[in-house]
Record summary:
The RNA shown here (SAM riboswitch aptamer (S box leader)) has 130 nucleotides and comes from a Bacteroidota bacterium. Its Rfam family is "SAM riboswitch aptamer (S box leader)". Its family is annotated with regulation of gene expression in the Gene Ontology. From the family's description: The SAM riboswitch is found upstream of a number of genes which code for proteins involved in methionine or cysteine biosynthesis in Gram-positive bacteria. The SAM riboswitch acts at the level of transcription termination control. The predicted structure consists of a complex stem-loop region followed by a single stem loop terminator region. An alternative and mutually exclusive form involves bases in the 3' segment of helix 1 with those in the 5' region of helix 5 to form a structure termed the anti-terminator form. This entry represents the conserved core of the complex structure involving helices 1-4. It was read from a public genome assembly, where an Rfam model found it. Its mean pLDDT, the model's own confidence on a scale to 100, is 79.
RNA sequence: AAUUUAUUAAGAUGCGGCGAGAGAAUAGGCUCUGAAACCCGCAAGCAACCAACUAAAAGUUUCGUUAAACCGAAAUUGGAAAACAGGUGCUAAAUCCUACCCCUGAUGAGAGUAAGGGGAAAAAUAAAUU
Numbered sequence: 001a002a003u004u005u006a007u008u009a010a011g012a013u014g015c016g017g018c019g020a021g022a023g024a025a026u027a028g029g030c031u032c033u034g035a036a037a038c039c040c041g042c043a044a045g046c047a048a049c050c051a052a053c054u055a056a057a058a059g060u061u062u063c064g065u066u067a068a069a070c071c072g073a074a075a076u077u078g079g080a081a082a083a084c085a086g087g088u089g090c091u092a093a094a095u096c097c098u099a100c101c102c103c104u105g106a107u108g109a110g111a112g113u114a115a116g117g118g119g120a121a122a123a124a125u126a127a128a129u130u
Base pairs, nucleotide, nucleotide: 001130002129003128004127005126006125007124008123013043014042015041016040017039021032022031023030026099027098028097029096044091045090046089048088049087050086058077059076060075061074062073063072064071095122100119101118102117103116104115107112
C1' cells in the first nucleotide's frame, strides 16, 4: 500500500507552544476560531478492536462410588455488559448535515416538493492476510 471482516446517533480534559485558519476528498450548508481554534509537546481521561484475565451456564475425557446414576473430584473446551488498563486508537457538534439508489410522503389538478425511513459509496478505527 492492497484485500477481507467488524464497528461508527455512546464516552472522554487541562497546561505550555505556534499564530490563521479548521471541521477526510469535491460541492452546498452549518459550526469552531486572536477570549488563540487546527496542529505539536507534557500530563490526564475515555473504552471500540486486539492481547491478557475469567464467574456462571454448557460440552468432552479420566478416576471414585453405585444395581444404574442426574453424585463427587481432576483435567480440558468454553465464556462477562464484571475487574484490570497492556498494544493501537480516541478526547466539539451522529462519520456535523446533505449529495448516489429505493420507499413513504403532508401539500398539490398533476409532476414534483417540505419532511421521514432504508440501502449503497466514500472515510475513520481495529484485527487478519498478501